[in-house]
A computed fold for a 500-nucleotide part of an RNA from an uncultured bacterium, annotated as small-subunit ribosomal RNA, 5' domain.
It matches the Rfam family "Bacterial small subunit ribosomal RNA". Rfam links the family to the GO terms ribosome and structural constituent of ribosome.
The prediction has a mean pLDDT of 88.
Context: one part of a larger RNA
Order: sequence, then structure tokens, then C1' cells
RNA sequence: GAUUGAACGCUGGCGGCAAGCCUCAUACAUGCAAGUCGAGCGAGAACGUUACUUCGGUAGCUAGUAAAGCGGCGGACGGGUGAGUAACGCGUAGGAAUCUACCUUUCAGCGGGGGAUAGCUCGGGGAAACCCGAAUUAAUACCGCAUACACCCUAAGGGGGAAAGAGGGCCUAUCCUUGGAAGCUCUCGCUGUUAGAUGAGCCUGCGUGAGAUUAGUUUGUUGGUGGGGUAAUGGCCUACCAAGACUACGAUCUCUAGCUGGUCUGAGAGGACGAUCAGCCACACUGGGACUGAGACACGGCCCAGACUCCUACGGGAGGCUGCAGCAGGGAAUAUUGCGCAAUGAGCGAAAGCUUGACGCAGCGACACCGCGUGUGGGAUGACGGAUCUAGGUUUGUAAACCACUUUCAGGAGGGAAGAAAAUGACGGUACCUCCACAAGAAGCCCCGGCCAACUACGUGCCAGCAGCCGCGGUAAUACGUAGGGGGCGAGCGUUGUCC
Repeated sequence: GAUUGAACGCUGGCGGCAAGCCUCAUACAUGCAAGUCGAGCGAGAACGUUACUUCGGUAGCUAGUAAAGCGGCGGACGGGUGAGUAACGCGUAGGAAUCUACCUUUCAGCGGGGGAUAGCUCGGGGAAACCCGAAUUAAUACCGCAUACACCCUAAGGGGGAAAGAGGGCCUAUCCUUGGAAGCUCUCGCUGUUAGAUGAGCCUGCGUGAGAUUAGUUUGUUGGUGGGGUAAUGGCCUACCAAGACUACGAUCUCUAGCUGGUCUGAGAGGACGAUCAGCCACACUGGGACUGAGACACGGCCCAGACUCCUACGGGAGGCUGCAGCAGGGAAUAUUGCGCAAUGAGCGAAAGCUUGACGCAGCGACACCGCGUGUGGGAUGACGGAUCUAGGUUUGUAAACCACUUUCAGGAGGGAAGAAAAUGACGGUACCUCCACAAGAAGCCCCGGCCAACUACGUGCCAGCAGCCGCGGUAAUACGUAGGGGGCGAGCGUUGUCC
């Protein structure tokens, strides 16, 4: 000199744009953050209102709505954090023994049956969470049978193995006949299968910190055979056999650390870093486990153990902000319990649409960067005042006053977008445009011994103090304190930390 997710001191007008718990992966009140589908299924309220009424009620609308249940798809994405990890974790270049819902594509099929179960109702238990029993019911829920080119197994003979319907339209030969049923047709869906796309798992070469004041390490360890397991290779697991495997080109151990694209600096080589944005990984109170599923060993799923918090009728239960806000604590230090789904994207749905603290916006703080303003021109009796003085003067200083002018920004009034394809705008009466008034509302901070631009006076007297280094201060201190003057930068300026 340059940098910063900065902090602190003094000061502070406006706008744009970005970023904002680096510390305790500490504990969390409250609200929201993942739903959706009635075109899969059975069932189905009430408030209110209208009519009638024997004044008890009944019926219609509300409404096949709300709420709940079965079922499907999605809760494996999106969002957060960096604890752990020195590792095929990441980066890069390859590989073969694999899977892949939704999507595209190929070929073929969707025939005929069955038994349950939730909900609802009834009964029971419990403080609650919730649970148990009985009866009854539906399905694109579940299970057989048939068929199956292709598919899988095979000793090559053979064997195994699927499916589900829903909605719209049409009555033309069949039946009841307004219209429907069978049927026809279209759309969506279902089953098996081919290829692809996308995503994922696995293996390998090379690269990716420090310490030798860590020198030996290892027994599923290293390899083989049989078996098991997986979507798949493999000591991944197991039985047996062999005795191997790694290591001074640093094994093992200890410490530190998420990795990368990149960021900062530097002419470069390099050095340091890894906030925001993007890719990968890991984690979700701590530890372990599996279930479901195409996909998880699953942040807002389940089970077990533990610590903690809460409820309890003491028998037993409930919870997990490293989502968005917010609270306590910690800290030098880091924001609103805001608005909206209008846009972009995501899930579900045939669609209308619903949901979405992703996201789009607004709020807060000069935290960074960028832009603008705080006036412009004239004005010497060089006014007053201040400071200084050799008392004459010098300086502050064209600075002010005064004259003329302008109105950016802020303020007031009026108009008023793009962002949105038909409709739909949170932002927002915002940006922007026009008009109005008044120089009017808007300057500080640090420094002045040398390095280093900028000097005098007074006070103090090795005191009080300054200081980045050299060093100043003990009676004329350009070095301390104050003042005048000056220098630098400027809505900032300085200090501290930090890295090059």
C1' cells in the first nucleotide's frame, strides 16, 4: 500500500447495490416452515336460514360442503449447519459387476373370482396419551385362478411369474325402453417388457495438512476355497486352509481441518483463506437399530437406550429451531415474533386450484462498495471579532456581510408505470414525470519532531502526559495540554484485530 462477514471511538444528509451469530453443534416460550387428490373408495355433520307444527319437533336449503378415515403420489426435493471426517471424503481422469419412481420410447396385455379391514355404530378400560372387544362396509387396499411373445430359473426335458379401474361422449343392429344397461368411442390410468434420459451405488490411477520429542503396526488382519448376503463387485459376513499385509518414498499414533469452483494479495512465481453464490460430502438432542419405499437407515417418520425439559389422578405419557422469525445465555460483535404467493420454482391434481418462512419483497444497522448533495458567480473600507507582534503591522481572508443567480437531494402538491401471455401486483401510490417554496434542512474526523504533507503562542516543569520506530518532558517543549493557524481525507475519519 492493498484486504475485511469485522469491532471500538468521534461524527453522520440522500439514494442504489450487495452482505449481516465468525463466539456456545448451548438451552429453547410462541406462531408458521409439506402437503395434495372426491376424475381411487365408503360414509358424512353443524351454525344459519325457509316452510310446516300437536310448540315436543319435522322437512327443505346449507351440502354430498366442513372435519375425519381407507387408498395414491409427495414428505429422500427444497431449507439449515460444519460437529465429525486427513478419508476414494473432495478434485481430476478412467473403469465394470449394478439399480433408477415420475418422463420419452418398443411390443404385448388389462379375462374371471375371493376373503378381509379402517371409518361409522354398540360395549368396555384410562386422568390423559390412547387402547381393547363385538357387529357391519367399500375401493385404483389385499389374495388366489386363467393367460403371458418377451422376462426369470434350468440338469435344456421343463418349471416360475402380471394387472384396476375412473371420467367424458354416442345410442347403430341386443334388452328394458323418457332414459339407461350391455356395447361403441375418446381421455387418463394399470400389468409385463425394450431402448433412452435423469438420478444414484461401487472400483481404480494421480493429487489433496502438521508432528519422528510418534518406529514399528495389523488377527477378519493379507490371500485362497465353499457357503451366505447385496441392485451390484468385494473379508461385506461366515466355516476351513495358508501366513501373510503395511512401513523411513514415513506405516501406526497424536494434533489440526469439511473439500472444490473460487476469494484476497502479488508484475509473476507464490503465500494466505474457503463468509455470501455454485458443485460434492457429512450431520439433525447424544448413541444404536431397522421398517416403509424406486430412492432413507429418513431435520419437522418409527423403535430402543441415555441426558435434559414439560404434563400427571403417580399407574403413565409428551418433546427435540444445525427451517423462518423470535427468546435466554455466551460475546468486542451480527437484523423483523413483517407482507405476499403477483413473479420464478417445487409437490399434488385431468383441470379449476390448494400448499410453499423455497422464493419475491418490505423493515433494521454508514457493515462494505458506488453515485449525489451540503450551493454558484461577484464582492477590499482587506470591516468586526479571534490569534500574534519588534505595537508599525501580519494573519484568519473573498472568508463573512452585501449584490445577483440556481434548486440537485430532502420537503409539499398532482399524475403514475414496466414487472402480466386472458384474468391475477405483495412490492406500492413505489420508481419515474410535472409543478411549488426557500440558500433554505444537510460536515466532520485525524494529524502538524523525523520517517510524513502541515508552526506559532500560552500552560506544565522527568510532573502531568505522549509514543508505530527513533524517542519527547528536569523553566523559553514546532514531540505533553489548550488556543490560533496549517495539512490530509471527507459522510466519513481514526484506532485495534487480520492476511498478502